């Protein structure tokens, strides 16, 4: 330097769930918790996924292709890195 994670030591992170807060929601934050994780470190880039407040379309509604209201569909400017790939940094051990 490269590859690998069978074994050691010391540490790290924290799913579900519970409590509180924020949010339209997805979800996030704090505390508890500990299913798992060798990058479950970073989040810069791209894909996927989730949500749909706002916007748009169509229908209902209306005397009215037109108000309030309402239903369905589409949409990220909202999220997710514990969804995947790339980028970049890195502990221990082995070859």
């Nucleotide at each position: 330097a490269u590859c690998c994670g069978u074994c050691u030591a010391g540490g790290g992170c924290a799913c579900a769930c519970c409590u509180g807060a924020u949010g339209a929601a997805a979800a996030u934050c704090a505390g508890g918790g500990u299913c798992g994780c060798a990058a479950a470190g970073u989040g810069c880039u791209g894909g996927g996924u989730c949500u749909a407040a706002g916007g748009c379309u169509u229908g209902a509604g209306u005397a009215a292709g037109u108000a309030a209201u309402u239903a369905a569909g589409c949409u990220a400017u909202g999220a997710u890195u514990g969804u995947c790939a790339g980028u970049u940094u890195g502990c221990c051990g082995g070859a």
This is a predicted structure of a 95-nucleotide RNA (c-di-GMP-I riboswitch aptamer) from Fuchsiella alkaliacetigena. Model confidence (mean pLDDT): 83 of 100. NCBI's taxonomy places the organism under Bacteria, Bacillati, Clostridia, Halobacteroidaceae, Fuchsiella.